[in-house]
């Protein structure tokens, strides 16, 4: 040069046949507990679904183009 995958909450990741309020673990506060802590148990809080376009009535989900990573071939 060419091609494939991956990008979603602070961290690991789900989810995708377009329409259900975008979730799990797990850190975070907050309460409960406790002589204090830890642990457990409730509850909150946290997302422009990587960035710009496009098709649609309607996109995280389909096109397309950039970006980053990671692999494989020259």
């Nucleotide at each position: 040069g060419g091609g494939u995958u991956u990008a979603u909450a602070g961290c690991u990741c789900a989810g995708u046949g377009g329409a259900u309020u975008a979730g799990a673990g797990u850190a975070a506060a907050u309460g409960u507990u406790u002589c204090c802590g830890a642990a457990g148990c409730a509850u909150u809080a946290g997302g422009u679904c990587g960035a710009g376009g496009g098709u649609u009535c309607a996109a995280u989900u389909c096109c397309c183009u950039c970006u980053a990573a990671a692999c494989c071939c020259a």

Predicted 3D model of a 74-nucleotide RNA (transfer RNA) from Oistococcus okinawensis. The sequence is in RNAcentral, with records from ENA. It matches the Rfam family "tRNA".